RNAcentral holds the full RNA, with entries from MGnify. A computed fold for a 499-nucleotide part of an RNA from Marichromatium gracile, annotated as large-subunit ribosomal RNA, domain I. The organism belongs to Marichromatium, within Bacteria. The coordinates come from a structure-prediction model, not an experiment, and the mean pLDDT is 86.

Context: one part of a larger RNA
RNA sequence: CGCAGACGGUGGAUGCCUAGGCGGUAGGAGGCGAUGAAGGACGUGGUAGCCUGCGAAAAGCCUCGGGGAGCUGGCAAACAAGCUUUGAUCCGAGGAUGUCCGAAUGGGGAAACCCACCUGGCUUGCCAGGUAUCCCAGACUGAAUCCAUAGGUCUGGGAGGCGAACCUGGGGAACUGAAACAUCUAAGUACCCAGAGGAACAGAAAUCAACCGAGAUUCCCUCAGUAGCGGCGAGCGAACGGGGACCAGCCCUGAAGCUGGAAUCGCGUUAGUGGAAGCGUCUGGAAAGUCGCGCGAUACAGGGUGAUAGCCCCGUACACGAAAACAAGAUUUCAGUGAUGACGAGUAAGGCGGGACACGUGACAUCCUGUCUGAAGAUGGGGGGACCAUCCUCCAAGGCUAAAUACUCCCUACCGACCGAUAGUGAACCAGUACCGUGAGGGAAAGGCGAAAAGAACCCCGUUGAGGGGAGUGAAAUAGAACCUGAAACCGUCUGCGU
Numbered sequence: 001c002g003c004a005g006a007c008g009g010u011g012g013a014u015g016c017c018u019a020g021g022c023g024g025u026a027g028g029a030g031g032c033g034a035u036g037a038a039g040g041a042c043g044u045g046g047u048a049g050c051c052u053g054c055g056a057a058a059a060g061c062c063u064c065g066g067g068g069a070g071c072u073g074g075c076a077a078a079c080a081a082g083c084u085u086u087g088a089u090c091c092g093a094g095g096a097u098g099u100c101c102g103a104a105u106g107g108g109g110a111a112a113c114c115c116a117c118c119u120g121g122c123u124u125g126c127c128a129g130g131u132a133u134c135c136c137a138g139a140c141u142g143a144a145u146c147c148a149u150a151g152g153u154c155u156g157g158g159a160g161g162c163g164a165a166c167c168u169g170g171g172g173a174a175c176u177g178a179a180a181c182a183u184c185u186a187a188g189u190a191c192c193c194a195g196a197g198g199a200a201c202a203g204a205a206a207u208c209a210a211c212c213g214a215g216a217u218u219c220c221c222u223c224a225g226u227a228g229c230g231g232c233g234a235g236c237g238a239a240c241g242g243g244g245a246c247c248a249g250c251c252c253u254g255a256a257g258c259u260g261g262a263a264u265c266g267c268g269u270u271a272g273u274g275g276a277a278g279c280g281u282c283u284g285g286a287a288a289g290u291c292g293c294g295c296g297a298u299a300c301a302g303g304g305u306g307a308u309a310g311c312c313c314c315g316u317a318c319a320c321g322a323a324a325a326c327a328a329g330a331u332u333u334c335a336g337u338g339a340u341g342a343c344g345a346g347u348a349a350g351g352c353g354g355g356a357c358a359c360g361u362g363a364c365a366u367c368c369u370g371u372c373u374g375a376a377g378a379u380g381g382g383g384g385g386a387c388c389a390u391c392c393u394c395c396a397a398g399g400c401u402a403a404a405u406a407c408u409c410c411c412u413a414c415c416g417a418c419c420g421a422u423a424g425u426g427a428a429c430c431a432g433u434a435c436c437g438u439g440a441g442g443g444a445a446a447g448g449c450g451a452a453a454a455g456a457a458c459c460c461c462g463u464u465g466a467g468g469g470g471a472g473u474g475a476a477a478u479a480g481a482a483c484c485u486g487a488a489a490c491c492g493u494c495u496g497c498g499u
Base pairs, nucleotide, nucleotide: 001498002497003496004495005494006493007492008491009490015484016448017447020419021418022416023415024414025413026412027411028410029408030407031162032161039101040100041099042055043054044053046079047078049075050074051073061095062094063093064092065091066090070083071082072081106115107114108113116131117130118129119128120127121126122125133159134158135157136156137155138154139153140152141151166197167195168194169193170192171191177184181231207214208213218245219244220243221242222241228236229235249400250399251398252344257337258336259335260334261333262332263331264330265329268326269325270324272320273319274318278293279292280291282289294311295310296300302314303313304312349373350372351371352370353369354368355367356366359385380395381394382393383392384391435442436441455483458470459469460468461467
């Protein structure tokens, strides 16, 4: 040095576990904000680093409920000092306080800072209130310029910002596909902007249909990859009709109705309450396991307890419960609005240019309109896919409208042939952290002693070490905190054999 065996070290795979995720179902909620939000900075505890809570009234104050024996949040023990059956801690509802920044709004500003003015108060240097901009309304004032108007001032009301997706509108790509590429496609997608609501939009026929008829809108299935459109390429792609979901109609025409307040009622949400029934034996560290004999069940969902518990604990079925706040509803009542108002003209239609319609200008109807023109007046007008006639059907140029539909930042309950720490969220752990980057931005690793800390008193070696040996605890310490299990690579010790 090699081989083999035994025993170790290192390492952290595997198994088991779950505190966290993922995907759903049902119900709720669908907003918060100048009464200062979302998000932060800085403070705040007897000792106080971080998290959580809170705000100079600062892990809290007040009131009303619940609850009933301990409590002074967590990591995280200890000491100190206290509170509590005159009901604390804790849970729910309402209120008070709420520094500074932030739409941030007195002015400024390199966010959490600097500097003001006015009014009032008093302890004379402090406290309280006000002072942004825009829009609307009202009043006052008021130029050039007589009247007026512009402008100015004041008062009252509103807005502003944030938020996951869904929605409407205004703008609007390219990669790509066409096996190149330009019309076309991707796609009115991504993205930007504006705005709204719990949904939004649409909506009560100047609609379809076909000579029969239907009867607002929205959504689903079908019609149908059909009819069509299309460098007739790639591709794009209806409608009529049928079946369902849901149904609701109205106003301008003195009315349908709509909005708000109050009272009462019951249902619900935000704390909670009651809630059945088991003992012994054996093994064991421990009984829920074994054996024996019982009991409950409108409760054998689930979880915990020293192994596997209907009857030990929390619960579960079931039955109850609110001083206060909230939410929808019913009834009654009051107030306001609708409501100085009537049928729609620079409109319909036409020319030119665009856009939308499945439809790329085509024979191209229909809808919208940048520009130029421009009617009729129900004895009228629009449409029925060029256009004309007949026929049928409807009444534009005013307005409102629930439900069926879309979505889930969030709350509650429950579910899973979903994951189980290289998985599942990036994040099970103080994670959008550490760290990287000027910045936009990128972005980790990291779970497990034990039933219980009983977390190893005391002794010894050692530097008052690190580490270890005894002793002790424990079922177990090769469960000793670098802690469940502890694979492999890799490194040793001993023995045997070989060289």